[in-house]
RNA sequence: GCCAGAAUAGCUCAGUUGGUUAGAGCGACUGUCUUGUAAACAGUAGGUCGUGGGUUCGAAUCCCGCUUCUGGCU
Numbered sequence: 001g002c003c004a005g006a007a008u009a010g011c012u013c014a015g016u017u018g019g020u021u022a023g024a025g026c027g028a029c030u031g032u033c034u035u036g037u038a039a040a041c042a043g044u045a046g047g048u049c050g051u052g053g054g055u056u057c058g059a060a061u062c063c064c065g066c067u068u069c070u071g072g073c074u
Stems, first nucleotide, its partner, number of pairs: 001073007010026004019057001028044005050066005
C1' cells in the first nucleotide's frame, strides 16, 4: 500500500431483508431476608448505537468519507 471484518450500557454481547418504547447476562445502587456478610428475591439507575455527511416520511440498521482495533496479502 491492497482486501476483509469489528466499533451498541462499566464489562461481554444480542438486535441489521429500515417502522410504535434499543435489550439480555454480569456488574453498580436501593429494599426485603440475615446477628452480620454472601446467596436468594424485588426494584432502580446507566446509551448523542465510534465520528462527520448523504438517502428516506422514518436510519443502530442502507450509501460515502474519517478514526481506532483485528486478521490476511504484498